The RNA shown here (transfer RNA) has 73 nucleotides and comes from a bacterium. Its Rfam family is "tRNA". The family's RNA type in Rfam is transfer RNA. Rfam's curators write: Transfer RNA (tRNA) molecules are approximately 80 nucleotides in length. Its mean pLDDT, the model's own confidence on a scale to 100, is 82.

RNA sequence: GCCGAUGUAGCUCAGUUGGCAGAGCAACGCAUUCGUAACGCGUAGGUCGGCGGUUCGAAUCCGCCCAUCGGCU
Numbered sequence: 001g002c003c004g005a006u007g008u009a010g011c012u013c014a015g016u017u018g019g020c021a022g023a024g025c026a027a028c029g030c031a032u033u034c035g036u037a038a039c040g041c042g043u044a045g046g047u048c049g050g051c052g053g054u055u056c057g058a059a060u061c062c063g064c065c066c067a068u069c070g071g072c073u
Base pairs, nucleotide, nucleotide: 001072002071003070004069005068006067007066010025011024012023013022019056027043028042029041030040049065050064051063052062053061
């Protein structure tokens, strides 16, 4: 330099033909217990890597850029 994959909550990841952003774990609160843990119930947490474009509408489609990983030279 060329090609490809990935980027979504603190962490691990879903989100399949564009139409309300989710799960598990973690955190916090309540309940339970003599107390702690576990179990149960609930709460909060996201500019979906960035900037543009297409569209009535984009995490999703298109372009460029950034980061990480892999391959080729």